[in-house]
Context: one part of a larger RNA
RNA sequence: CUCUCUCUAAGGAACUCGGCAAACUGGCCCCGUAACUUCGGGAGAAGGGGCGCCCUUUCUGUAAAAAGGAAGGGCCGCAGGGAAUCGGUUCUGGCAACUGUUUAUCAAAAACACAGGUCUCCGCAAAGUCGUAAGACAAUAUAUGGGGGCUGACGCCUGCCCAGUGCCGGAAGGUCAAGGAAGUUGGUUAGAGUUUUUCGAAGCUGACGACCGAAGCCCCGGUGAACGGCGGCUGUAACUAUGACAGUCCUAAGGUAGCGAAAUUCAUUGUCGAGUAAGUUUCGACCUGCACGAAAGGCGUAAUGAUCAGAACGCUGUCUCGGAGAGAGACUCG
Numbered sequence: 001c002u003c004u005c006u007c008u009a010a011g012g013a014a015c016u017c018g019g020c021a022a023a024c025u026g027g028c029c030c031c032g033u034a035a036c037u038u039c040g041g042g043a044g045a046a047g048g049g050g051c052g053c054c055c056u057u058u059c060u061g062u063a064a065a066a067a068g069g070a071a072g073g074g075c076c077g078c079a080g081g082g083a084a085u086c087g088g089u090u091c092u093g094g095c096a097a098c099u100g101u102u103u104a105u106c107a108a109a110a111a112c113a114c115a116g117g118u119c120u121c122c123g124c125a126a127a128g129u130c131g132u133a134a135g136a137c138a139a140u141a142u143a144u145g146g147g148g149g150c151u152g153a154c155g156c157c158u159g160c161c162c163a164g165u166g167c168c169g170g171a172a173g174g175u176c177a178a179g180g181a182a183g184u185u186g187g188u189u190a191g192a193g194u195u196u197u198u199c200g201a202a203g204c205u206g207a208c209g210a211c212c213g214a215a216g217c218c219c220c221g222g223u224g225a226a227c228g229g230c231g232g233c234u235g236u237a238a239c240u241a242u243g244a245c246a247g248u249c250c251u252a253a254g255g256u257a258g259c260g261a262a263a264u265u266c267a268u269u270g271u272c273g274a275g276u277a278a279g280u281u282u283c284g285a286c287c288u289g290c291a292c293g294a295a296a297g298g299c300g301u302a303a304u305g306a307u308c309a310g311a312a313c314g315c316u317g318u319c320u321c322g323g324a325g326a327g328a329g330a331c332u333c334g
Stems, first nucleotide, its partner, number of pairs: 001329008010320002014318001019315001027051005036041001038153001052075008076080001088313007095305002100112002116151007128137003154300004159230003164227002166223005173218003179212002183208006191199002231249005258292001259289001270286005
């Protein structure tokens, strides 16, 4: 010097990104216990007191005892839950309801799941999935069932837009394939002919083809807990400011309730208030929402959390600022 520990005057977070680490607390009995709450909780809330040994009385208990409770008296130590095991606590907010699950080996979380909600498909030889198939799962089930999507306890709610895309329904009209097909036309040639140039039936073969022709698409409707979307400019009230109001352009419709500098706010350390002597964080408001917003759910919410953020009490070698000691290494000698 390194590691693992023990103690440390005065102070007590001044350390630090941050009380990280350490310390405090700790068991049992008695008293006592707030806001809030889904009435279960919160709660071991918080905060106090007691605890060893001996004797006496008494209660309970037992067949009799023992163990145990209560009251009184006494004894010893620095210390009586004498060691060890063995909660620090409180306040405020974000997120997720909760128990659970996850990146075996840098992430345990606000991510996933979840009960609950809702939409949609499926009538059973089901839908869906695997397989070329046979076949299998679904299911020895049958819509109070099974598959898929989204949301995510509970409470209050879930606004407007169907123009585009998707899905569902419709069938009048337009378009339209294979195929069919009236007909038109080329080649070939039995034959005919002026016997050089030509014409040419049937059959076969090539090209074209009016017309018939399903779904789909166009078309007509519906549908948002389907994919998604949810404006601009100008003027206006008897101080000023603001604009309930008016005008105008565009749109399918112009963001409702609630929330809001937010896990979302750029400017920004916004402004005001609280907390501090001092606060880019925190909490309460405001609303000018660059760029919240209603099941990619909105806003609340008791309980829960090795969650994240802020504050306080207690406590401490985290620090002022170091020091002392023990053990194991290292080092020197052997």

Annotation:
Large-subunit ribosomal RNA, domain IV from Coelastrella sp. M60, 334 nucleotides, folded computationally. The RNAcentral record of the full RNA draws on SILVA. Taxonomically the source falls in Coelastrella (Eukaryota, Viridiplantae, Chlorophyta, Chlorophyceae). Model confidence (mean pLDDT): 88 of 100. It matches the Rfam family "Bacterial large subunit ribosomal RNA".